[in-house]
A computed fold for a 74-nucleotide RNA from Rectinema sp., annotated as transfer RNA. RNAcentral records the identical sequence in 7 taxa. The coordinates come from a structure-prediction model, not an experiment, and the mean pLDDT is 81. Lineage of the source: Bacteria > Pseudomonadati > Treponematales > Rectinemataceae > Rectinema. Its Rfam family is "tRNA". By type it is a transfer RNA. About the family: Transfer RNA (tRNA) molecules are approximately 80 nucleotides in length. RNAcentral holds the sequence, with entries from ENA.
RNA sequence: GAGCGAUUAGCUCAGCUGGAUAGAGCGUCGGCCUCCGGAGCCGAAGGUCGCGCGUUCAAAUCGCGCAUCGCUCA
Numbered sequence: 001g002a003g004c005g006a007u008u009a010g011c012u013c014a015g016c017u018g019g020a021u022a023g024a025g026c027g028u029c030g031g032c033c034u035c036c037g038g039a040g041c042c043g044a045a046g047g048u049c050g051c052g053c054g055u056u057c058a059a060a061u062c063g064c065g066c067a068u069c070g071c072u073c074a
Stems, first nucleotide, its partner, number of pairs: 001073007010026004019057001028044005050066005
């Protein structure tokens, strides 16, 4: 330098055949239970979907550029 892949909640990831409120597990917080709770049950908070521009009635999803990480080639 070139190609490919990844980037979504604190962490690990799903969703990527564009369509109404963006989800799961773990973790955190609160409640119930309990002698206590670290087990069990219920609930809640937490996200500019890496950044910018574009296409579209509509973008996490498509296109382009950039950034970071990984792999391969030179």